[in-house]
């Protein structure tokens, strides 16, 4: 430092909505149960929802070449990245944000 910017996706993540398990209470019936309403619990390999700087990609953008010069259009480049603990935001966590921070 343009070690850019964004769109789709994954690992990852919890529980707001909808599903699933369950517990209750209510209609319901002769008896038993189905069934369907409403309440509480639970994060369930599920559906929505959050999601990475150091994961995947796609598109825009930036740089060099070519050319006299603008404009375009082709090529190439766009590297590397160990990281806590603590706060925050959401219904809630979190590789989400502080933060390529502190340290190393």
């Nucleotide at each position: 430092a343009a070690a850019g910017a964004u769109g789709g996706c994954u690992a990852g993540g919890g529980u707001u909505c909808c599903g699933g398990c369950u517990c209750u209470c209510a209609u319901g019936a002769u008896u038993u149960a189905a069934a369907u309403g409403g309440g509480g619990g639970u994060g369930c390999u599920g559906g929505u929802c959050c999601g990475a700087g150091a994961g995947c990609u796609g598109u825009c953008g930036g740089c060099c070449a070519c050319a006299a010069g603008c404009a375009g259009u082709u090529g190439g480049c766009u590297a590397c990245a160990c990281g806590g603990a603590g706060g925050g935001a959401u219904a809630a966590a979190a590789g989400c944000c502080c933060g390529g921070g502190a340290g190393g």

This is a predicted structure of a 104-nucleotide RNA (Guanidine-I riboswitch aptamer) from a soil metagenome. The sequence is in RNAcentral, with records from MGnify. It matches the Rfam family "Guanidine-I riboswitch aptamer". Rfam links the family to the GO term regulation of gene expression. Rfam's curators write: This family represents a conserved RNA structure found upstream of the ykkC and yxkD genes in Bacillus subtilis and related genes in other bacteria.